[in-house]
RNA sequence: CACUUAUCAAGAGUGGACCGAGAGAUCUGGAUCGAUGACGUCCCAGCAACCUGCGCACAGCAAGGUGCUACGACCAGCAAAGCGAAAGCUUUGGUUGAUAAAAA
Numbered sequence: 001c002a003c004u005u006a007u008c009a010a011g012a013g014u015g016g017a018c019c020g021a022g023a024g025a026u027c028u029g030g031a032u033c034g035a036u037g038a039c040g041u042c043c044c045a046g047c048a049a050c051c052u053g054c055g056c057a058c059a060g061c062a063a064g065g066u067g068c069u070a071c072g073a074c075c076a077g078c079a080a081a082g083c084g085a086a087a088g089c090u091u092u093g094g095u096u097g098a099u100a101a102a103a104a
Stems, first nucleotide, its partner, number of pairs: 004101005013044001015043004022033002027077004045069003049066003052062003073096001078093006
């Protein structure tokens, strides 16, 4: 890395320094953010998804391990069902991705 399980409509930064042009997993179509400096790295701050600890073991608390802190995984793209004249909308499932745990 692969495999397995669970979750992904909640939560939390317009912080400081550096960098200097694109960014949000890939592709496509959109819209959005970005020289008023995004993204990324470091520092600080915060959140509490999973593990962990406490707990009448529920609720909740803590923040030790990972993680996370624009926009529903930014929206949609594959299928089925329903509504609709249509565009499209809603729900469910799938594919892919991310996170955690376990495993190897």